[in-house]
Context: one part of a larger RNA
RNA sequence: AUUGAACGCUGGCCGUAGGCUUAACACAUGCAAGUCGAACGGUAACAGGAGAAAGCUUGCUUUCUUGCUGACGAGUGGCGGACGGGUGAGUAAUGCUUGGGAAUCUGGCUUAUGGAGGGGGAUAACGACGGGAAACUGUCGCUAAUACCACGUAUAGUCGAGAGACGAAAGUGCGGGACCUUCGGGCCGCAUGCCAUGAGAUGAGCCCAAGUGGGAUUAGGUAGUUGGUGGGGUAAAGGCCUACCAAGCCGACGAUCUCUAGCUGGUCUGAGAGGAUGACCAGCCACACCGGGACUGAGACACGGCCCGGGCUCCUACGGGAGGCAGCACGGGGGAAUAUUGCCCAAUGGGGACAACCCUGACGCAGCCAUGCCGUGAGAAUGAAGAAGGGCUUCGGGUUGAAAAGUUUCUUCAGCGACUAGGGAGGUUGUUGUGGUAAUAGAACGACCCAGUGGCGUUAAUCACAGAAGAGGCACCGGCUAACUUCGUGCCAGCAGCCUCCGUAAAACGAGAGGUGCGAGCGUUAAUU
Numbered sequence: 001a002u003u004g005a006a007c008g009c010u011g012g013c014c015g016u017a018g019g020c021u022u023a024a025c026a027c028a029u030g031c032a033a034g035u036c037g038a039a040c041g042g043u044a045a046c047a048g049g050a051g052a053a054a055g056c057u058u059g060c061u062u063u064c065u066u067g068c069u070g071a072c073g074a075g076u077g078g079c080g081g082a083c084g085g086g087u088g089a090g091u092a093a094u095g096c097u098u099g100g101g102a103a104u105c106u107g108g109c110u111u112a113u114g115g116a117g118g119g120g121g122a123u124a125a126c127g128a129c130g131g132g133a134a135a136c137u138g139u140c141g142c143u144a145a146u147a148c149c150a151c152g153u154a155u156a157g158u159c160g161a162g163a164g165a166c167g168a169a170a171g172u173g174c175g176g177g178a179c180c181u182u183c184g185g186g187c188c189g190c191a192u193g194c195c196a197u198g199a200g201a202u203g204a205g206c207c208c209a210a211g212u213g214g215g216a217u218u219a220g221g222u223a224g225u226u227g228g229u230g231g232g233g234u235a236a237a238g239g240c241c242u243a244c245c246a247a248g249c250c251g252a253c254g255a256u257c258u259c260u261a262g263c264u265g266g267u268c269u270g271a272g273a274g275g276a277u278g279a280c281c282a283g284c285c286a287c288a289c290c291g292g293g294a295c296u297g298a299g300a301c302a303c304g305g306c307c308c309g310g311g312c313u314c315c316u317a318c319g320g321g322a323g324g325c326a327g328c329a330c331g332g333g334g335g336a337a338u339a340u341u342g343c344c345c346a347a348u349g350g351g352g353a354c355a356a357c358c359c360u361g362a363c364g365c366a367g368c369c370a371u372g373c374c375g376u377g378a379g380a381a382u383g384a385a386g387a388a389g390g391g392c393u394u395c396g397g398g399u400u401g402a403a404a405a406g407u408u409u410c411u412u413c414a415g416c417g418a419c420u421a422g423g424g425a426g427g428u429u430g431u432u433g434u435g436g437u438a439a440u441a442g443a444a445c446g447a448c449c450c451a452g453u454g455g456c457g458u459u460a461a462u463c464a465c466a467g468a469a470g471a472g473g474c475a476c477c478g479g480c481u482a483a484c485u486u487c488g489u490g491c492c493a494g495c496a497g498c499c500u501c502c503g504u505a506a507a508a509c510g511a512g513a514g515g516u517g518c519g520a521g522c523g524u525u526a527a528u529u
Base pairs, nucleotide, nucleotide: 001528002527003526005525006524007523008522009521012376013375015373016372017371018369019368020334025332029329030328031327034079035078036077039076040075042072043071046070047069048068049066050065051064052063053062054061055060056059086287087286088285095212096211097210098209099208100207101206104204105203109200110199111198112197113196114195115194117151119149120148126141127140128139129138130137131136157166158165159164171192172191173190174189175188176187179186180185213259214258215257220250221249222248225247226246227245228244229243230242231241232240262284263283264282265281266277267276268275269274289310290309291308292307293306312323313322314321315320340366342365343364348362349360350359351358352357379409380408381407382406389400390399392397413470415465417463418462430448431447432446433445434444473518474517475516476515477514478499479498480497485512486511487510488509494501
């Protein structure tokens, strides 16, 4: 000088940042990932319409029917749950940092080319009958799709010496002049979605080199081991795997073993070189009760998915089941020690959706804590009889004191009340223009108008009111080291970072008075330089 600090004494206000360093201990409760009806069959709930019936108060109420409409529980299907958030257990190299590389993939996005024809069989929901305490589940029957299957066509691609073979798709919404219609629509246009292929962007996988802790009281290590050939496997090179062949490969420039440890940008210190460190923020990696495994998918071997084994907890009708806070809060435990079971999606960002919108403990905010840093206040002017009191004294005085009291005056901050309704909001709907179109249909772009939308929030700022009114401590005073006297104690009680102090005149212990330093803090302890 510094700290994610703790402890002791003390504690006015604002801003700003930070806040389990220990048990990767076990977790009650709530929330943290959904969304789309413009993919689909539908209609459990809510609201509306239509039809029928009844009641009367003759324009309402009730009941029934009807998915007709707004919408929508459960279900099929799509996209997203691989992001965002947490933690640092493991890992001394399958990691990270820097610089290179070739044998790869890449959903959504951008761009380009071509296509998008004609069919089929199922299945959930639902219904019927069952099983089970529950979790859940069986049989039979019905039905739809942007779910599934195969046919046709096809650039590329794959196989093949060649001929040739294999090889895709899906619709939906809005609008409409003529024509057709089984009155659903066809057809046309626009929008969006779909298939194949190329390029880009982004993201990801892989390889190489150098660097990246301690220990030699660890000196030899290694059989898929090192290389080759054939085969397999992967998106992809490769002992990545396998069969055979060869006997290599690494190592005092420290292999192997062992201990410790996430790495970096950075942070702290220092004139620098260096040393220490890796909280917060950002990048990468690893992990998700412990161990293993794959499935789906563009992407996972997947924190709030699946399966198996283990341990633990819970439910049970004892047959069997359920769970995973190292997400945000919270309770227990551990500890010197670390916060609210808060508000909101208004903003920023993310997922879904044409959109409205929905979801979002990300985020934005608020609460608690002097934990750090910055700022600010506690008044100002005047006032000498140098009051009283304290304490010292050479008894003259000197000190507290350029204090107080008294007089005058102002009102920061806090308090109380009011006012302004500002900033944080861009956008959406509507109208209109461009554009495109058969078309004031819808999209895209521009302009204008109206209306509404705020978590913070009892906001910031401003104004008024009152009255010095509410606001000072902590450590030290032998030397180092700024600051000295009196009393008490008597090698006792005690102090202490080092030198040391104390055994009857202690500037070193304890107290008083005075002083010095820092100040909403001051000291101590711990740790680094």